[in-house]
RNA sequence: ACAAGGAAAACUCCGAAUCCGUAGGCCGCGGAGCGGGGGACCCACCUAUCUUGGGGUGAAUCCUGGUUUUACAGGUAGGGCGACUUGAGCGCCCGAACCCGUCAGCUAACCUCGUAGGAGUUCUCAAGCGUAUGC
Numbered sequence: 001a002c003a004a005g006g007a008a009a010a011c012u013c014c015g016a017a018u019c020c021g022u023a024g025g026c027c028g029c030g031g032a033g034c035g036g037g038g039g040a041c042c043c044a045c046c047u048a049u050c051u052u053g054g055g056g057u058g059a060a061u062c063c064u065g066g067u068u069u070u071a072c073a074g075g076u077a078g079g080g081c082g083a084c085u086u087g088a089g090c091g092c093c094c095g096a097a098c099c100c101g102u103c104a105g106c107u108a109a110c111c112u113c114g115u116a117g118g119a120g121u122u123c124u125c126a127a128g129c130g131u132a133u134g135c
Stems, first nucleotide, its partner, number of pairs: 011120004018032005033115006043105001053103001054100004062075004078094005084128006
């Protein structure tokens, strides 16, 4: 000097999941913001349900093959990142999981719920915006 790994803080990323207050040595509560669900007329559906139940959150849906002792492989609708914003390029990823419980179209008023968890990227060009320094 380079590379790899670890730790802390700051910062950043996925996500709605942040901020403020109160109590007071308390860990509960309240509010704002953000997010979800239910819920009229009108409209839509009028054929839906009767196990092939139906529905919700979410980007996470679908197809092909494999397997029969397998839990996989490839792709895909869709989604995210590469540190101001946008566009283009190039590159790297995700493409899950859970919930309601026979029940729900949309939906004003209204009712109600959540505010977790996990992680560590920083390339090119153009346009725009902004900051600092010098004259």
Annotation
Predicted 3D model of a 135-nucleotide RNA (c-di-AMP riboswitch aptamer (ydaO/yuaA leader)) from a bacterium. Its mean pLDDT, the model's own confidence on a scale to 100, is 80.